A computed fold for a 124-nucleotide RNA from uncultured Saccharopolyspora sp., annotated as SAM riboswitch aptamer (S box leader).

[in-house]
RNA sequence: CUCAUCCAGAGGGGCAGAGGGAACGGCCCGUAGAAGCCCCGGCAACCAUCUCGACCAUUCGCGGCUCGCGCGAGGCAGUCGAAGAAUUCGGUGCCAAUUCCGACCCGCCCGCGGGAUAGAUGAG
Repeated sequence: CUCAUCCAGAGGGGCAGAGGGAACGGCCCGUAGAAGCCCCGGCAACCAUCUCGACCAUUCGCGGCUCGCGCGAGGCAGUCGAAGAAUUCGGUGCCAAUUCCGACCCGCCCGCGGGAUAGAUGAG
């Protein structure tokens, strides 16, 4: 930088000792113990693993006849896609409140809805 997701889900203990929820405004959490570190546990299913399908390199045959051409076979090394299951071993992530809500734009029934921005996570 690109793409996908973000109203679901899942916490105990030890050390520590005043902050934390990204930032701003709110509103919350916190001495009945915040951040941080460690241990154990859990959630989820992004990647990976398994299955199927499509394409297809190497390869083989035939044909034209020298172009790295055409047709066919085969193929699971690779690419892409789909649905589902399980974490068995894996790479991450997460375990107050919708990303806690808003902030900018739009719509209407004025309280809600949609979108954008920003952010987080994963993959490339």

Record summary:
Model confidence (mean pLDDT): 76 of 100. RNAcentral holds the sequence, with entries from MGnify.